RNA sequence: CUUAUCCAGAGAGACUGAGGGAACGGCCCUGUGAAGUCUCGGCAACCAAACUAAAGUUAUGGUGCCAACUCCGACAGUUGAAUGGCAAUUGCCAUUCAAGCACUGGAAGAUGAG
Numbered sequence: 001c002u003u004a005u006c007c008a009g010a011g012a013g014a015c016u017g018a019g020g021g022a023a024c025g026g027c028c029c030u031g032u033g034a035a036g037u038c039u040c041g042g043c044a045a046c047c048a049a050a051c052u053a054a055a056g057u058u059a060u061g062g063u064g065c066c067a068a069c070u071c072c073g074a075c076a077g078u079u080g081a082a083u084g085g086c087a088a089u090u091g092c093c094a095u096u097c098a099a100g101c102a103c104u105g106g107a108a109g110a111u112g113a114g
Stems, first nucleotide, its partner, number of pairs: 001114006011040005019029003024073003041066003046062003049058003070108001075105004079098008
């Protein structure tokens, strides 16, 4: 750089001791022990392998992963709500909001394969 996937799933112990969730803003997790290292365990099925007519199966090898949808937002469009202004029958405009989730796309990121 290309391509596929990202609303599912899966944690205990030991050492150590203050941060962590990529970055910004939020919102969270954390001395009832963060991050890291090690051991064991688990999830998944991307690549290889084996089996299979195929769909697929196994979970042997190589990775990956084991709080929260990639934790949410950010950019564009649509939708909805609130406030304000204008208009005056229900319209138009502006700003803000949506963060246990409004929808679609994009960006960024992560992982696999090349």

A computed fold for a 114-nucleotide RNA from a soil metagenome, annotated as SAM riboswitch aptamer (S box leader). RNAcentral holds the sequence, with entries from MGnify. Its Rfam family is "SAM riboswitch aptamer (S box leader)". About the family: The SAM riboswitch is found upstream of a number of genes which code for proteins involved in methionine or cysteine biosynthesis in Gram-positive bacteria. Gene Ontology term of the family: regulation of gene expression. The coordinates come from a structure-prediction model, not an experiment, and the mean pLDDT is 82.